A computed fold for a 348-nucleotide part of an RNA from Rubrivirga sp., annotated as small-subunit ribosomal RNA, central domain. Lineage of the source: Bacteria > Rhodothermota > Rhodothermales > Rubricoccaceae > Rubrivirga. The coordinates come from a structure-prediction model, not an experiment, and the mean pLDDT is 89.
Context: one part of a larger RNA
RNA sequence: CUGGGUGUAAAGGGUGCGCAGGCGGGCGUGUAAGUCAGGGGUGAAAGCCACCGGCCCAACCGGUGAAUUGCCCUUGAUACUGCACGUCUUGAGUCCCGGAGAGGCUAUCAGAAUUCGUGGUGUAGCGGUGAAAUGCGUAAAUAUCACGAGGAAUACCAGAAGCGUAGGCGGAUAGCUGGACGGGUACUGACGCUCAGGCACGAAAGCGUGGGGAGCGAACAGGAUUAGAUACCCUGGUAGUCCACGCCGUAAACGAUGGAUGCUCGAUGUUGCACCGCUUCAGGUGCAGUGUCCAAGCUAACGCGUUAAGCAUCCCACCUGGGGAGUACGAUCGCAAGGUUGAAACUC
Numbered sequence: 001c002u003g004g005g006u007g008u009a010a011a012g013g014g015u016g017c018g019c020a021g022g023c024g025g026g027c028g029u030g031u032a033a034g035u036c037a038g039g040g041g042u043g044a045a046a047g048c049c050a051c052c053g054g055c056c057c058a059a060c061c062g063g064u065g066a067a068u069u070g071c072c073c074u075u076g077a078u079a080c081u082g083c084a085c086g087u088c089u090u091g092a093g094u095c096c097c098g099g100a101g102a103g104g105c106u107a108u109c110a111g112a113a114u115u116c117g118u119g120g121u122g123u124a125g126c127g128g129u130g131a132a133a134u135g136c137g138u139a140a141a142u143a144u145c146a147c148g149a150g151g152a153a154u155a156c157c158a159g160a161a162g163c164g165u166a167g168g169c170g171g172a173u174a175g176c177u178g179g180a181c182g183g184g185u186a187c188u189g190a191c192g193c194u195c196a197g198g199c200a201c202g203a204a205a206g207c208g209u210g211g212g213g214a215g216c217g218a219a220c221a222g223g224a225u226u227a228g229a230u231a232c233c234c235u236g237g238u239a240g241u242c243c244a245c246g247c248c249g250u251a252a253a254c255g256a257u258g259g260a261u262g263c264u265c266g267a268u269g270u271u272g273c274a275c276c277g278c279u280u281c282a283g284g285u286g287c288a289g290u291g292u293c294c295a296a297g298c299u300a301a302c303g304c305g306u307u308a309a310g311c312a313u314c315c316c317a318c319c320u321g322g323g324g325a326g327u328a329c330g331a332u333c334g335c336a337a338g339g340u341u342g343a344a345a346c347u348c
Stems, first nucleotide, its partner, number of pairs: 004319003007302002012316001014201004021194003025088007033081002035077008049065006091191001092188003095184004103177007110154001115149007125136002162169002206247006215241002220236004258315006266293011297304002321348003330341004
């Protein structure tokens, strides 16, 4: 390379957009590049292979054939692919109507709670634990009432619920804004799928500058525990957590399951829309999502099973024994931390 694979054994890129590339719906006409057939030329000899022959045999040698899987020319074929033209509507998109949603961004507002401050009531404890102690408290704490300040997060509703490409999104209102879905079939007429490189987005932590800082809380300090305890428990507590702008670019970024299209028994719940059911009610049907259980089939098993891990096609990514090692070196990106790419010796 071929082959075989990628839920859990090694292996799906974190996600999207998308150039090149690969692949691509129905019908018709033309062409004949790919493709197929006939004929011709060439494909040196030796060697290889088959048969026959010469040295007693063999090695060796000779003859004939085959092979030389290729290239070129020519005459045809036209199913499929390509190319050109025409046409179609089911793929794709547009338009109109409609409802659903923690989709995104900005601004404003609200209540509960914690903490702090001021004042009132009140007095000796509070807090914490397995038990304690550190800690707080007669300079009046804890508790309780009133008022005030400030930051962060939004109980119930809340759901196997919803939305988003993923990361992710949860108080209310307003503004701006993206997508999906249902119904209508009015329009375009294959405009499609995938995508190396590229570009964009990307939790938490971390970094830079400036702000903010209630609670929580790496580091740190103290108290316990213990043989020790650089921990688990307790009392404190800085960075951080929050905001603005700019970086970082990782993750068990998980469904450990790439995307698209078609096909393949059912049962039951739930979300959105439409239709039927006299309008309602029970219910039924269709489309789109989201769960559970199972037939066939698949699987090493577990399990998957119309949301496939079934049956197929197309495109991308990735795997090839363990350790060494996601290391070294080089390159590249980054302020740094580090990221991306990514070996070998050696060893089992």